[in-house]
C1' cells in the first nucleotide's frame, strides 16, 4: 500500500423555547406552584440458561423425568466465560467443534454393488494341481494300416485358486512399497496407521519414546441406552402492610314484655328491630422498587476472575416519563425503546473510530 483476521469504542452535534417524571429546597399564597438537579440500551429485545429475592411444599433415601458431557479453572450459579488438549478448515493472523461410552446390551447402516459385518466374487488374475483339446518328439506292439505309454509345448475349456487391479457406495474387513507366488494374499520384511501394556512429561486431557503383538476391534449414542454431574413448584398480577362505603358474620347491650315458628295449649328454645364493639374481605393508599453479587483505582492471575483500602452513585413510573419545535453544522443518522433485580446466551443494527496481528506486493 492492498487484501484480510481478532478486540475494543462511538451510536448525529451545538444553542434556544415549551412540556413529562423522580429527588430536594423555597414560601403571607402549599400549589395542576417556583426553583434547581437527574432522566434508556448496546442490545432496554427474544424469554432461551443460570442466580438473588418472595410464597407455598418438604425426615432421609430412591424411582421416573429433564438438562448438561474432552481437560483444568473462574463464578452466587450457569447450558456461561477464561486458558489448554485433540480433530477439521485457513498460505498465515485465526476459525469451527454436544469432543464421555460401540470388547454391557439391543437396534440400524437407504440407494447403488457380487457383497454393508461371524461380508463377498459381476469385470479381472491364475490356472501351480486334477481333467478335456490340441501341435511336436519319441516310439512299446503290429505283416502293414496304425498307435499304448512317455517327454516339451500350446489354448483359457472345466474343476479349482485368487482378492493385486478395475467397478459400486459416505462406509468394502489396515495403507503403502519390497519380497514372494501360477496368481495372489500380514503369508514374510520396513515405513505409517492401531492395540493392551511399559517409562518420560503434565495436575489433567494429552503428548513423546524404544520394545512387543501380524490386524484381532467398521460407522451410528444429535438411535435406545450405560455411566458421571446438576435439578421441588410458581412467580413482582411474588409478597407484605394499612384499609372505607355497602352487603353479610361473631359478641354484648336495650325494646314492644310485641309478632311469627315449634302439628291443639302452656312453659321453653328460635327468628325479626335498634344501639356499640371484634374479626375477614372489597375500593383505595402504602412499600416490594432500586445501594447492588454494583462500578472505578489497585495486590495478585497468563487469562476469565479478583482480597483490602480508598473514591463514585447511575430512570424507578403505574395509562405508565424520557419528547415536541426552531437555527447552525456534518459524514444526513440504523437496529430499536426500561416495567422486580442481576450474570450469561441468541437475535436486530446506516455509518465511523482506535488498537494489536497475518499474507502479499514495493521502496531503501
Nucleotide at each position: 500500500g492492498a487484501a484480510g483476521c481478532a478486540g475494543g469504542c462511538c451510536a448525529g452535534a451545538c444553542a434556544g423555547u415549551c412540556g413529562c417524571u423522580g429527588c430536594a429546597c423555597a414560601c403571607c399564597u402549599c400549589g395542576u406552584u417556583g426553583u434547581g438537579u437527574a432522566g434508556a440500551g448496546g442490545a432496554a429485545a427474544g424469554u432461551c440458561c443460570g442466580g438473588g429475592c418472595u410464597c407455598c411444599a418438604c425426615a432421609g433415601a430412591g424411582c421416573a423425568g429433564g438438562a448438561u458431557g474432552c481437560c483444568g479453572g473462574c463464578u452466587a450459579a450457569c447450558g456461561g466465560c477464561c486458558g489448554g488438549a485433540c480433530g477439521c478448515c485457513g498460505u498465515g493472523a485465526g476459525g469451527c467443534g454436544a469432543u464421555g461410552g460401540a470388547a454391557a446390551g439391543u437396534g440400524c447402516c437407504a440407494c447403488a454393488g457380487a457383497g454393508a459385518a461371524c461380508a463377498g466374487a459381476c469385470c479381472g488374475c491364475c490356472g501351480a494341481u486334477g481333467g478335456c483339446c490340441u501341435g511336436c518328439c519319441c516310439g512299446a506292439c503290429g505283416c502293414a494300416a496304425g498307435g499304448a505309454a512317455g517327454g516339451c509345448g500350446g489354448g483359457a475349456u472345466c474343476a479349482g485358486g485368487c482378492a493385486a487391479g478395475g467397478g459400486u457406495g459416505a462406509a468394502a474387513c489396515g495403507g503403502c512399497g519390497g519380497g514372494g507366488u501360477a496368481a495372489g494374499a500380514g503369508c514374510c520384511c520396513a515405513c505409517c496407521g492401531c492395540g493392551g501394556a511399559c517409562g518420560u512429561g503434565g495436575u489433567a486431557a494429552c503428548a513423546c519414546g524404544g520394545a512387543c503383538g501380524g490386524c484381532a476391534c467398521g460407522g451410528c449414542a444429535a438411535a435406545c441406552c450405560c455411566c458421571a454431574u446438576c435439578c421441588g413448584g410458581a412467580g413482582c398480577a411474588a409478597g407484605a402492610c394499612c384499609a372505607a362505603a355497602u352487603a353479610g358474620g361473631c359478641c354484648g347491650g336495650c325494646c314492644a314484655u310485641g309478632a311469627c315458628g315449634u302439628g291443639g295449649c302452656u312453659c321453653g328454645c328460635g327468628u325479626c328491630g335498634c344501639c356499640g364493639g371484634c374479626g375477614g374481605g372489597u375500593a383505595g393508599g402504602u412499600c416490594g422498587c432500586u445501594u447492588g453479587a454494583g462500578c472505578g483505582u489497585c495486590a495478585g492471575g497468563u487469562a476469565a476472575c479478583g482480597a483490602a483500602a480508598c473514591g463514585c452513585c447511575u430512570a424507578g413510573a403505574g395509562g405508565a416519563a424520557u419528547g415536541a419545535c426552531u437555527g447552525u453544522c456534518c459524514a444526513c443518522g440504523a437496529c430499536a425503546g426500561a416495567a422486580c433485580c442481576c450474570g450469561g446466551c441468541u437475535u436486530a443494527u446506516c455509518g465511523g473510530c482506535c488498537u494489536g496481528c497475518u499474507u502479499c506486493a514495493c521502496c531503501c
Predicted 3D model of a 364-nucleotide RNA (Bacterial RNase P class A) from a Pseudomonadota bacterium. The RNAcentral record of the sequence draws on ENA. Its Rfam family is "Bacterial RNase P class A". About the family: Ribonuclease P (RNase P) is a ubiquitous endoribonuclease, found in archaea, bacteria and eukarya as well as chloroplasts and mitochondria. Taxonomically the source falls in Pseudomonadota (Bacteria, Pseudomonadati). It is recorded under the gene name rnpB. Of the family's consensus pairs, 92% are formed in the model.